Description: This is a predicted structure of a 465-nucleotide part of an RNA (small-subunit ribosomal RNA, 3' major domain) from an uncultured bacterium.

Context: one part of a larger RNA
C1' cells in the first nucleotide's frame, strides 16, 4: 500500500422485511450429468455452464460412426501438353463413380485468353492440439461510483496529500472547509423512444358539417383521428418552510408531465491465466494414399437413473355450448392469399387483389344466455389404436397437424428455493426471425390488471472511513 476479519461507524441494493405469483410433488417438452453405444461430434461447469453456442439435427446441415471410393486432391496460384467440357440415352452400382452410344468448344487486337481434361512438382487441405503463446469479440463484479495524472508540499523510503473532513446527492453530484492547486477517464447531459400542445403536409389515412351508399361506398372536406418532419415544453424556473441563509431537502402553485418524468442505447482503471484456436484471424506443434476429400446408410433423437429451465394441470374467480365486442407491433411475390365450392376437420380445387397506411395474414382473456353441482367428475389431458391431411427425392429409425376411440399421473406439492415496487407482478392472446416442413424456446407487441414496503436488528452483495 492492498486484501481479509464470526472488528467498529456510516450508506445503498427486491438483500432482508411486508406482500403477490411460483419452483421443489404429477405428466410432458427441452438442456445437462451419468450410463449405454460402432458412433451417441465438439464446446459451455458456483454466482457469471445446464430452452447455453443451436434464429429451428429426417437427407443436407455434420464436425461423429460403419462401409465403399479418391490422392496436386472438393478449393487457390504457377508450368507443359491436349481440345474439349457438357448435354441426352443405355448398362453396373447403395451412391460416389465407371463403361458404352449419339452430339460436340467459345472469345481474340492472332500475342493470347476463357473453360475443361491429362502430367510433373512447388503446394493445397485439416471443425487436428494448445484460449496457460495470441488478436478480435464476450461474460462478470456493475450503470457499482469509483480509477488516475501533472505540478507543488510532506516522508530516508515504500508512499502520503489531492480523493480525507462537515453537509448534500442516484452519483468523486454539488456546497463549505483544508498544503494543496488544477486536469483526465468515468457520473450527468448531448442520441433513440414514450407522455402534451403548436406549425407544415393531407394519400392509400380520417369524416364534424352537406348530399349519397349495403358499406367513408362516391362527391366533397382536411376540422377531428392518424401519419411523419420541424420546433416548443421541465429549469428546483416561481412561492413558503428548514439549512451555515451554501449546496440542498420538504411542502405548495401552475402544468400533459416535477425534481434523473417512464423505458432504451451507452459499461471507467481493472478483476476472474473467466469464455471462445469450432464465427473469423493467427504463432508454435502435429497429419499429408490421411487427422485431407467424396458418397450411401446410421448417429447427434439411446435410457435402471440424477439435476436445471419451461409448458399443462390438479378445477366452479372453473369446464363446455351458442351469440356478440375491442388491439398493437410486425410479415408477404418460388409470397400473403380475400371470396366461392368440397370436406366433421387438418385441408383440397378454383380464384380476385396486393411488392402493400390501398390487398392480405389476424386476437384471446372478456360480455350475454344456457348447462354441469364438487365427483378423479362434462376436471385434467399423458399414453395407445385406427383412419386421414401437409411439406419434402424421401417422414421406418426420426416431422407437424386433423378426426374417431382410449382416457394415465395429478385433489396445491417435504427440506429447501426463485422472480417482482406499477401499467410492474400475475394473467390473456398476437406477431416475427430461424424455416421446404417442424416452437411449450427466443425476440417483440398489445388486452385485463393487483397486493405490499413499519423499517434496516438479521441473511447476501456492494461503497466510504
Nucleotide at each position: 500500500u492492498u486484501a481479509c476479519g464470526g472488528g467498529g461507524a456510516c450508506c445503498c441494493g427486491c438483500a432482508c422485511a411486508a406482500g403477490c405469483a411460483g419452483u421443489g410433488g404429477a405428466g410432458u417438452a427441452u438442456g445437462u450429468g451419468g450410463a449405454u453405444u460402432a458412433a451417441u461430434u465438439c464446446g459451455a461447469c458456483g454466482c457469471a455452464a445446464c430452452g447455453c453456442g443451436a434464429a429451428g439435427a429426417a437427407c443436407c446441415u455434420u464436425a461423429c460412426c460403419a462401409a465403399g471410393a479418391c490422392u496436386u486432391g472438393a478449393c487457390a496460384u504457377c508450368c507443359u501438353c491436349u481440345g474439349a467440357c457438357g448435354g441426352c440415352g443405355u448398362u453396373a452400382g447403395a451412391g460416389a463413380u465407371a463403361a458404352c452410344g449419339c452430339u460436340u468448344c467459345c472469345c481474340u487486337u492472332c500475342g493470347g485468353g476463357g473453360c475443361a481434361g491429362a502430367g510433373a512438382g512447388a503446394c493445397a487441405g485439416g471443425u487436428g492440439g494448445u484460449g496457460c503463446a495470441u488478436g478480435g469479440u464476450u461474460g462478470u463484479c456493475g450503470u457499482c461510483a469509483g480509477c488516475u495524472c501533472g505540478u507543488g508540499u510532506c516522508g530516508u523510503g515504500a508512499g502520503a496529500u489531492g480523493u480525507u473532513c462537515g453537509g448534500u446527492u442516484a452519483a468523486g453530484u454539488c456546497c463549505g472547509g483544508c498544503a494543496a492547486c488544477g486536469a483526465g477517464c468515468g457520473c450527468a447531459a448531448c442520441c433513440c423512444u414514450u407522455a402534451c400542445g403548436a406549425u407544415u403536409u393531407g394519400u392509400u389515412g380520417c369524416c364534424a358539417u352537406c348530399a349519397u351508399u349495403c358499406a367513408g361506398u362516391u362527391g366533397g372536406g382536411c376540422a377531428c383521428u392518424c401519419a411523419a418532419a420541424u420546433g416548443g415544453g421541465a429549469c428546483u424556473g416561481c412561492c413558503g418552510u428548514u439549512a451555515a441563509c451554501a449546496a440542498a431537502a420538504c411542502g405548495g402553485g401552475g402544468g400533459a408531465a416535477g425534481g434523473u418524468g417512464g423505458g432504451g442505447a451507452c459499461g471507467a482503471c481493472g478483476u476472474c491465466a473467466a469464455a471462445u484456436c469450432a464465427u473469423c484471424a493467427u504463432g508454435c506443434c502435429c497429419c499429408u494414399u490421411a487427422u485431407g476429400u467424396c458418397u450411401u446408410g446410421g448417429g447427434c433423437u439411446u435410457c435402471a437413473c440424477a439435476c436445471g429451465u419451461a409448458c399443462u394441470a390438479c378445477a366452479a374467480u372453473g369446464g363446455c355450448u351458442a351469440u356478440c365486442a375491442c388491439a398493437g407491433a410486425g410479415g408477404g411475390c418460388g409470397g400473403c392469399g380475400a371470396c366461392c365450392u368440397c370436406g366433421c376437420g387438418a385441408g383440397a380445387g378454383g380464384a380476385a387483389g396486393c411488392g402493400a397506411a390501398u390487398c392480405u395474414c389476424g386476437a384471446a382473456a372478456g360480455a350475454u344466455a344456457g348447462u354441469c353441482c364438487c365427483a378423479g367428475u362434462u376436471c385434467a389431458g399423458a399414453u395407445u389404436g385406427c383412419a386421414g391431411g401437409c411439406u419434402g427425392c424421401a417422414a421406418c429409425u426420426c416431422g407437424c397437424c386433423u378426426g374417431c376411440a382410449u382416457g394415465a399421473a395429478g385433489c396445491a406439492g417435504g427440506a429447501a428455493u426463485u422472480g417482482c415496487u406499477a401499467g410492474u407482478a400475475a394473467u390473456g392472446g398476437c406477431a416475427g426471425g430461424u424455416c421446404a416442413g417442424c416452437a411449450u424456446a427466443c425476440u417483440g407487441c398489445c388486452g385485463u390488471g393487483a397486493a405490499u414496503a413499519c423499517g434496516u436488528u438479521c441473511c447476501c452483495g456492494g461503497g466510504u472511513c
Its mean pLDDT, the model's own confidence on a scale to 100, is 85.